[in-house]
Molecule: c-di-AMP riboswitch aptamer (ydaO/yuaA leader)
Organism: Clostridiaceae bacterium
RNA sequence: UCAACAAAUACGCUGAAUUCUUGUUUUAUACAAGAAGCGGGAGAACCGUUUUUGGGGUGAAUCCGGCUUUGCCGGUAGGGUUAAACUCUUUCGACCCGAAUCCGUCAGCUAAUCUCGUAAGCGUUGGAAGAGAGGGUGG
Numbered sequence: 001u002c003a004a005c006a007a008a009u010a011c012g013c014u015g016a017a018u019u020c021u022u023g024u025u026u027u028a029u030a031c032a033a034g035a036a037g038c039g040g041g042a043g044a045a046c047c048g049u050u051u052u053u054g055g056g057g058u059g060a061a062u063c064c065g066g067c068u069u070u071g072c073c074g075g076u077a078g079g080g081u082u083a084a085a086c087u088c089u090u091u092c093g094a095c096c097c098g099a100a101u102c103c104g105u106c107a108g109c110u111a112a113u114c115u116c117g118u119a120a121g122c123g124u125u126g127g128a129a130g131a132g133a134g135g136g137u138g139g
Base pairs, nucleotide, nucleotide: 011123012122013121014120018036019035020034021033022032023031024030037118038117039116040115041114042113047108054106055103056102057101058100063075064074065073066072067071078097079096080095081094082093086132087131088130089129090128091127092126
């Protein structure tokens, strides 16, 4: 000097999953309750749809082909990252994901209304252009 790994803090990313208050004890990113914010589901009329070929929800995660076939490979609709004062958008390049799971014969849309969740897991900083907002100082 470079690279890898580990820890702490800060910062950042996917995601709705953040902030605050009270209480409990195991003192913990714990448990319980409540509030704000954010997100999901059920649910009229009107309109629409057609239920064993079952159907439906959350989610970007759907579909196609191949093989030595219950797994693997390739592609794909779609989605994400690419921070350096903040947010957003476009574009080129690069790097990734393209899962999982729930309901249980049942749910289209849907005002009123009812109801649920607020986890989990990670480590990014290449280039160009545009828009918006905010902060400080002075008059």